[in-house]
RNA sequence: GCUGGCCAUGCGGGAGAGUGCAAGGGCGCAAGCUCGAGCCGCCGAAGGAGCAACCGCCCCGGAAUCUCUCAGGUCAACGGACCGCAUGGACAGG
Repeated sequence: GCUGGCCAUGCGGGAGAGUGCAAGGGCGCAAGCUCGAGCCGCCGAAGGAGCAACCGCCCCGGAAUCUCUCAGGUCAACGGACCGCAUGGACAGG
């Protein structure tokens, strides 16, 4: 110096489902704006849990974007699994 996955950081992309009802609060002369405990419905791609195709001779272990919906979310924004690029780190290989 090269290749491979992993981790961290930065940049870019990144879905679904309610602008539902509402005690009450804040601002405002008012119209109205805004926050909102709680209730009902809905969504799956933070996290968590379950099944196990598969990896593995076996044990141990790992394991989905499938399933659940505890948590979370349900205009936009934020967040966001995952993907790409760059930089750095430890490791493995030739």

About this RNA
This is a predicted structure of a 94-nucleotide RNA (Glycine riboswitch aptamer) from Sphingomonas sp. SRS2. Its Rfam family is "Glycine riboswitch aptamer". Rfam links the family to the GO term glycine biosynthetic process. The model forms 90% of the base pairs in the Rfam consensus. The same sequence occurs in records of 2 taxa.